[in-house]
RNA sequence: GGACGAAACUCUGGAGAGACUCAAAGGAGCACCGAAGGGGAAAACUAGAUUUAUAGUGAAACUCUCAGGUAAAAGAACGGAGAUUAUAUA
Numbered sequence: 001g002g003a004c005g006a007a008a009c010u011c012u013g014g015a016g017a018g019a020c021u022c023a024a025a026g027g028a029g030c031a032c033c034g035a036a037g038g039g040g041a042a043a044a045c046u047a048g049a050u051u052u053a054u055a056g057u058g059a060a061a062c063u064c065u066c067a068g069g070u071a072a073a074a075g076a077a078c079g080g081a082g083a084u085u086a087u088a089u090a
Base pairs, nucleotide, nucleotide: 009082010081011080012079013078018030020029021028022027031070032069033068037066038064039063040062044057045056046055047054
């Protein structure tokens, strides 16, 4: 001297599952979905033990379904495009 680049922003694509039943106007019930968010933990590593136990760190689109959702709308992980950007660094 000096990138890419975190989070957030704008536009855009974006799945799944009952417009269920009962009641009545506050609701209740059963059945389902996973791609907001959230929980779980494998290999490996670390400590310890070496009497072969134990504890910690540890990912997801996997899994659970707390939350959310099951016409449209909204939302939506993730993708594409745009612009912007902290500290530091290659």